Overview
Predicted 3D model of a 79-nucleotide RNA (c-di-GMP-I riboswitch aptamer) from a Methylococcales bacterium.
[in-house]
This record gives sequence, structure tokens and C1' cells, in this order.
RNA sequence: UAAGUUUAAAGCUAAACCUAUCGUAAGUUAGGGGCAGAAAGUUGCGAAUCCAGCGUGUUUGGAAAGUCGGACUACCGAG
Repeated sequence: UAAGUUUAAAGCUAAACCUAUCGUAAGUUAGGGGCAGAAAGUUGCGAAUCCAGCGUGUUUGGAAAGUCGGACUACCGAG
């Protein structure tokens, strides 16, 4: 310097499910849990998805970053 091939090592995140919480809902937050992840870090910018409303329209408001793409940033890095 950085390939992420191999059971290197340190640390990180945390699906389903359970309990409580907030929300009409999708879902959120906290605790337990651990399927998995090398960007499963950040960002609703594009597409798709999900929920609610009524003005039924490629509509309005919302959710989701662990669906795909884009943008920004970053740990380890042994043999």
C1' cells in the first nucleotide's frame, strides 16, 4: 500500500421470536435473543416495497438503509 482468498486477531452491527413502550397502521424505542453481515456505517437522491387518507390520482402524507442502484465516510489488515 490493500486483495478481503484462507477457521489471523481486535472490536462492531443484530433477522426471526419474546417482554415493555409510542403509533390508527406500516413501524419506532429499550431489554432479552442471534439468522446473518466486510460497509447489515450515514443519507429517502432514483426505482421497487409497505401503511394510512380521500380528491381514486402514476395523488397526498408517512414507514423502511438487513430490496436494488447512487452519494458521503470508515475499523482490522496476520500468514

Model confidence (mean pLDDT): 79 of 100. The source organism's lineage runs through Bacteria, Pseudomonadati, Pseudomonadota, Gammaproteobacteria and Methylococcales.